The RNA shown here (THF (Tetrahydrofolate) riboswitch aptamer) has 94 nucleotides and comes from a sheep gut metagenome. Of the family's consensus pairs, 94% are formed in the model.
RNA sequence: CAGAGUAGGUCAGGCGCGUUAAGUGCUGCGGGAUGGGAGGUUGCCCGCAGACGAAACGGAGGGGAUGACGUGCGGUGCCUGACCGCAUCCGCUG
Numbered sequence: 001c002a003g004a005g006u007a008g009g010u011c012a013g014g015c016g017c018g019u020u021a022a023g024u025g026c027u028g029c030g031g032g033a034u035g036g037g038a039g040g041u042u043g044c045c046c047g048c049a050g051a052c053g054a055a056a057c058g059g060a061g062g063g064g065a066u067g068a069c070g071u072g073c074g075g076u077g078c079c080u081g082a083c084c085g086c087a088u089c090c091g092c093u094g
Stems, first nucleotide, its partner, number of pairs: 001094003008084009017074003026050007036090003040086001056071003
């Protein structure tokens, strides 16, 4: 001098969840983890409280409820792949 390496983010696919409203997102408070080590927030996660908030539809010999099925919807969960990817000190590789 150059490089590897995190939490996580985006896109695609698969399997689901909800659609009788959880989840997602927002605000406040508290806590936790976070390249190999220490330590840390602007990023991430958890808990509590609060505010806000939705797209459903279809068919059977007839009707209703429920369920299954199908097509959708949700700024929805997980996994896989690709891409992006730690500021400080020490360390690793060339």
RNAcentral holds the sequence, with entries from MGnify.